[in-house]
RNA sequence: GGGAACUCCGGAGAACCUCAUCGUAAGGAUGAGUGCCGAAGGUGCAAGGCUGCCGCAGGUGGCUGAAUCUCUCAGGCAAAAGGACGGAGCAGGCAAA
Numbered sequence: 001g002g003g004a005a006c007u008c009c010g011g012a013g014a015a016c017c018u019c020a021u022c023g024u025a026a027g028g029a030u031g032a033g034u035g036c037c038g039a040a041g042g043u044g045c046a047a048g049g050c051u052g053c054c055g056c057a058g059g060u061g062g063c064u065g066a067a068u069c070u071c072u073c074a075g076g077c078a079a080a081a082g083g084a085c086g087g088a089g090c091a092g093g094c095a096a097a
Stems, first nucleotide, its partner, number of pairs: 001094001006089005015034001017033006035077003041073001042071001044069001048064007
């Protein structure tokens, strides 16, 4: 310098939507439909890096390339759970000198 896993704390957004079946206690379960959210995971890319081609002061492609940006595949739209990220702890080992 970097630092997985684990423990504790904090942690946003968005339909009590429609239909069918079950259940009939429910914001319940399953299936279908419509609307919506972005903060598990995943997709896309700026500078930069590497590189091909051409008629080479230049032009034009390819690969790579971050996020809380972007998409909404996945996930989600009471609570619980989950939750990027942040804080505290615990813990083991890595790299360089």
Predicted 3D model of a 97-nucleotide RNA (Glycine riboswitch aptamer). Rfam family: Glycine riboswitch aptamer. Its family is annotated with glycine biosynthetic process in the Gene Ontology. From the family's description: This family represents the bacterial glycine riboswitch. It was read from a public genome assembly, where an Rfam model found it. Its mean pLDDT, the model's own confidence on a scale to 100, is 75.